[in-house]
Context: one part of a larger RNA
C1' cells in the first nucleotide's frame, strides 16, 4: 500500500480564503506521454515451479525446461485520460432591472424601566422567605408626586419569519459598506471543484492598558436550612458584565451530520422574486425559481435499530478531513504559539 468506516457505537478540522497538488463541460483536427499489439536486445548463477536422474529413502544433489510478472529499443494502433491547436455554450462569472433582509461598521436620536440626588405629601414600619433573621428605617425609610443625573439593555411588533460562511444579528435614524435570491439573456468563453501546508474570521469565560459602573454579580461577608451546609433560600457584594485599543482562539462552536455537482413519487405550511388568470383590490387560484418547515406505515431506497427520506443518513462522481478496544491521557516528554492562564501537536510503560 491495501480494508472497513465517521447522525446517536472510535471518528467530519468551529467556519471562511487560497498557493501547491488531485480531480474536471461539448465538439473537431494533430500528436502518440500513458494505454493495447506484435516483434528485436535484456532479465547472472544458485534459488522458486515442472519432468527426469544419483546417494537403500529422504533432506542432499545433477541434467532439461519453464519461469523470473521487470527495463529499454523498433513498429503498428488511436478508442479512452494526457499534450498542442481551433471553435462552443448547458458549467463558471459579468452587465442590465426592480425588489426582500436583526449581514457588518461608524455617528446621533428615544421612550419605559431600574438605581441614586434634590424637594413636596405623609408616618411608623418596610423588606424578605417554606417560615424567619440578616439588612433598611424616627438623622423620616417604605409609598407617593415634581425635578435632575447615571448606565445597561431595547417590552409590543416576534413568526420551526429574515439575514449571514460560521460565531453571530433584534428600539429608531442618517452615512459607508458585503453577499444572496429572481426576472431579461447583452457580453466572456471551462475561466471551474476541492483544497495539504498557509492566511484570517471566531460565543462565553480570561488577560494587558485606558475609560465607565445603573443593575446583575463569581470571590468574600452576614442571616438561615441542616447531624454538618465551604450548597441549595435571603441580606450585602469586589472582579466582571459595558466602551476604546491590543491579546487569548476555545465549546454539547450541534443539524453531534464536510464541501461541489447529478439523479430518485407525492401531500401540505411559510419568506422573497417572477409569470399567468380574474378582479373594484393589496387578497383569492394555477405555475415556475431561490430559501426555510412539518409529513410520508403500502413511492422506492439506506440503517444495528433510532431514524432519514429533493433541505438524505437514497443512487453515483471528485477532493479534503478524521477513525482503528477501554484505562493510562488530551496526560508526559519535546516542538510552536501565548503577557499569563493556557493553547496546538501529541506517545509509551503499565493494566484490563
Nucleotide at each position: 500500500c491495501u480494508g472497513g468506516g465517521c447522525g446517536u457505537a472510535a471518528a467530519g478540522c468551529g467556519c471562511a480564503c487560497g498557493c501547491a497538488g488531485g480531480c474536471g463541460g461539448u465538439c473537431u483536427a494533430g500528436u502518440a506521454a500513458g494505454c493495447a499489439g506484435c516483434g528485436g536486445g535484456u532479465g547472472a548463477a544458485a534459488u522458486u515451479c515442472c519432468g527426469g536422474g544419483g546417494c537403500u529413502c529422504a533432506a542432499c544433489u545433477c541434467c532439461g525446461g519453464a519461469g523470473c510478472u521487470g527495463c529499454u529499443c523498433g513498429c503498428u494502433g488511436a478508442a479512452c485520460u494526457g499534450c498542442u491547436a481551433g471553435a462552443c455554450u448547458c458549467g463558471a462569472g459579468u452587465c442590465c432591472g426592480g425588489g426582500a433582509g436583526a449581514g457588518g461598521g461608524u455617528a446621533g436620536c428615544g421612550g419605559a424601566a431600574u438605581u441614586g440626588c434634590u424637594g413636596g405629601u405623609g408616618u411608623a414600619g418596610c423588606g424578605g422567605u417554606g417560615g424567619a433573621a440578616u439588612u433598611c428605617g424616627u438623622a423620616a425609610a417604605u409609598a407617593u408626586c415634581a425635578g435632575c443625573a447615571a448606565g445597561a439593555a431595547c417590552a409590543c411588533c416576534c413568526g420551526u419569519g429574515g439575514c449571514g460562511a460560521a460565531g453571530g444579528c433584534u428600539g429608531c435614524u442618517a452615512c459607508c459598506u458585503g453577499g444572496a435570491a429572481c426576472g431579461g439573456u447583452a457580453c466572456u468563453g471551462a475561466c471551474g471543484c476541492u483544497g495539504a501546508g498557509g492566511u484570517g474570521c471566531g460565543a462565553a469565560a480570561g488577560c494587558u492598558a485606558g475609560g465607565g459602573g445603573a443593575g446583575c454579580g463569581a470571590a468574600c461577608g452576614g442571616g438561615a436550612u441542616u447531624a454538618g451546609a465551604u450548597a441549595c433560600c435571603c441580606c450585602g457584594g469586589u472582579a466582571g458584565u459595558c466602551c476604546u485599543a491590543g491579546c487569548u482562539g476555545u465549546a454539547a462552536a450541534c443539524g453531534a451530520u464536510g464541501g461541489a455537482c447529478a439523479c430518485u413519487a407525492g401531500g401540505u405550511g411559510u419568506u422573497g422574486g417572477g409569470a399567468g388568470a380574474a378582479u373594484c383590490g393589496a387578497c383569492c387560484c394555477u405555475c415556475c425559481c431561490a430559501g426555510u418547515g412539518c409529513u410520508g406505515u403500502u413511492c422506492u431506497g439506506c440503517u444495528a435499530a433510532c431514524g432519514c427520506g429533493u433541505u438524505a443518513a437514497g443512487u453515483g462522481u471528485c477532493c479534503c478531513g478524521c477513525c482503528u478496544g477501554g484505562g493510562g491521557a488530551g496526560c508526559a516528554c519535546g516542538g510552536c504559539c501565548g503577557c499569563a492562564a493556557g493553547g496546538u501537536u501529541g506517545a509509551a510503560a503499565c493494566u484490563c